[in-house]
Context: one part of a larger RNA
Molecule: small-subunit ribosomal RNA, central domain
Organism: Edaphochlorella mirabilis
Order: sequence, then C1' cells, then structure tokens
RNA sequence: UUGGGCGUAAAGCGUCUGUAGGUGGUUUAUUAAGUCUACUGUUAAAGAUCAGGGCUUAACCCUGAGCCGGCAGUGGAAACUAAUAAGCUUGAGUACGGUAGGGGCAGAGGGAAUUCCCGGUGUAGCGGUGAAAUGCGUAGAGAUCGGGAAGAACACCAAUGGCGAAAGCACUCUGCUGGGCCGAAACUGACACUGAGAGACGAAAGCUAGGGGAGCGAAUGGGAUUAGAUACCCCAGUAGUCCUAGCCGUAAACGAUGGAUACUAAGUGCUGUGCGACUCAAACCGUCCAGUACUGUAGCUAACGCGUGAAGUAUCCCGCCUGGGGAGUAUGCUCGCAAGGGUGAAACUC
Repeated sequence: UUGGGCGUAAAGCGUCUGUAGGUGGUUUAUUAAGUCUACUGUUAAAGAUCAGGGCUUAACCCUGAGCCGGCAGUGGAAACUAAUAAGCUUGAGUACGGUAGGGGCAGAGGGAAUUCCCGGUGUAGCGGUGAAAUGCGUAGAGAUCGGGAAGAACACCAAUGGCGAAAGCACUCUGCUGGGCCGAAACUGACACUGAGAGACGAAAGCUAGGGGAGCGAAUGGGAUUAGAUACCCCAGUAGUCCUAGCCGUAAACGAUGGAUACUAAGUGCUGUGCGACUCAAACCGUCCAGUACUGUAGCUAACGCGUGAAGUAUCCCGCCUGGGGAGUAUGCUCGCAAGGGUGAAACUC
C1' cells in the first nucleotide's frame, strides 16, 4: 500500500493474439440494484462535547441536552450508472473498386568476387608490417592466360526512402499467401478498447541429430611487441558462421517513451492513393486522408528537451517503481538435454 511517479534520476513486459475482469457511442420507454430524499427502529450504560448544579476551588461527582455517521425497514424521485425491451449510424466490421511495398513461405535461374584443382607462358621471389619474422616458393610460387569445381554473400540503384506486431526483410523470375492505405458508400448494427492468467512469434550466441564447409574466424599453435603480453599487430587455424528438423527464450530486444480515443498555432521536405485546375501527355500548382522526417507557438519539463506521431490537455485498461550495496545473489518452485532462463528474498552494512 494513501499518495507520487515511470525519455535521460528507481520504474513501460521484446512484440503480438486473446480468456476472466475493468471500461464503454446514440435515441426512446420501463424497472428501481447503485444514487438522492423523508420517516421509523436500532446503534446499552459509563466516557467524550455543550449548558447548569454539589463538595471552600480543582480533580471528582450529579442533572439535563445534542449531533454526524452506520445498519435495517417503509414511503417517494428518476437526471446519471445499471438491467430489460425496441431502435439509430458516427465507433467497429463485412462486401465492392483501386493501389504501393526488401511483408512471409516454397521453387527456379544469374553474374562479379574469393579459394582450390588442371593446363599454357614465365623466373626468383611472394606475402606481411611501424619495422620485422613465422609462412609460401627452383619438387617452379607470386604474376598472367584458358578450362573446371565449391560454398557463401548479392556491388551500383540506395534515400533523412519502403514493408512488417516486434525480432527483422534487398540479385532476378515464378507459384502460394498475410496485412496496410485510398475511394465510394451497399450490408451488419456497438459487434468496441484494454487485457491478470494463458498462447504464439522472438537478433546474435549456444545445444541435439544429419548434411555442408569457399571466405571469415572464438579456442589453439607459431612469429613479433613488451619488464612480462595468457592482448592489441602478423602467419596458420578448430568449433561456429550456411542448410534441414528440433531446443533455447535472452539483448543498449532502444524512440531507453505500453495500448486505445478525443481535443489543442503554424511552416518545410519525402512516400502512397484520391480530388481540383492546367496540359497532347507528363511534370509543376492547390487540396483531403494515411505514413515518414525536420523547425517551431502555447503548454509541459529539474534541466536537456518534447511539442497534432507530445514528454501538452483529458478519459479508460494493463505493466512496473519506492535509497545505495548485499543481489538479479541465496532458497523454494518451475521450464530446459545442457548452458542456463523465469519467479525472487533476508541478515548485515553505508
């Protein structure tokens, strides 16, 4: 445990789907559970409060008065919440017509480069560094020409650009497939928002099994540097990086900014439709939406800064924080093949 907060001070779950729950557009009628109101009963006495009185005063004692509120019952009100019934179309969705895109999955194809192999030419160096050496090379390297093989990644276009919930996604073509946006307004008629638990996805690294292995390259070996050098630099190089099937479930998973809705100055780009005007056509111009950036008013902020995509003004729902260390540790539970993950203290100390 009220409150105050969560961009950077502690604090937004990595992201989404969705159960319970919470919250919820608009009109009419009814009910009266919440709500409001009146009355009745009860809420013992003592104590407390107020006004008096008695002990010389006070403490103390006595008498009287009175209130809010709670609970229950009865009668009433009907604006709001709720319930029931009947509607509405603006929220939401479906259908229709367009449209942009590295969104996803699968298959096929391509060229440059690299390494290796074979053959030709050719001879003494090549490589590497701050300088060297290890290394490669007269068993013919490096260079150059021709042929072949393999694996991985796709230069330019390329952008402050596009798509995706996030992670992420880029050579080209094909097939299957998800979502968005715009326009019209046909249909449904609140079907909505959020979401504890739960489920799904989730970079890299890592793990299991089977393949693959060009380049790069933890570990490791060698050469240097150095006082040393378990490093930085160099020569090699195994796991891995790649594919298939499964596991792991974490990141500065970042906009360090949860989601939804509404409102609140302007200006300048870019992306995608639409509309208007113009045009042979396109472009330029104006404009409505949707997205993506920059400057900036009011306002906010401790400041930095944010500023119609808010960190402004409000409402709803969820998550999280509550001094530093101990500690994301111990223990228990749970998940995992393991590595470890999730949940998660206290003593003590400042």